[in-house]
RNA sequence: CCAUCAUCCAGAGCGGACGAGAGCAACGGGCUCGAAGACUCCGCAGCAACCGGCUCCACGGCACGGUGCUAACGCCCGCCGAGCGACAAGCUCGGAACGAUGAGGA
Numbered sequence: 001c002c003a004u005c006a007u008c009c010a011g012a013g014c015g016g017a018c019g020a021g022a023g024c025a026a027c028g029g030g031c032u033c034g035a036a037g038a039c040u041c042c043g044c045a046g047c048a049a050c051c052g053g054c055u056c057c058a059c060g061g062c063a064c065g066g067u068g069c070u071a072a073c074g075c076c077c078g079c080c081g082a083g084c085g086a087c088a089a090g091c092u093c094g095g096a097a098c099g100a101u102g103a104g105g106a
Stems, first nucleotide, its partner, number of pairs: 002105001004103005013044005021033003027078004045070003050066003053062003074098001079095006
């Protein structure tokens, strides 16, 4: 980097550094966070339970190890379908696409 499978409306903060943007992507439209210091990085902590481990007859449990994560539904929408609606605006549900994380692979 590529594809496959699974999950993505729950959960989880303090200190230090930096100093202006950030929330995904290709972009756009919303909305939100941010000098009362966001984002990012470091330390410690926590959440969770995908993989390994331990335990259990099993269901489960533990949180020892490997990851991951710690604003808002992946913040919402933009594509397709169905329903509602006045044949509207829009709303609801489902799906796709893209993205993130884990695992085993090429």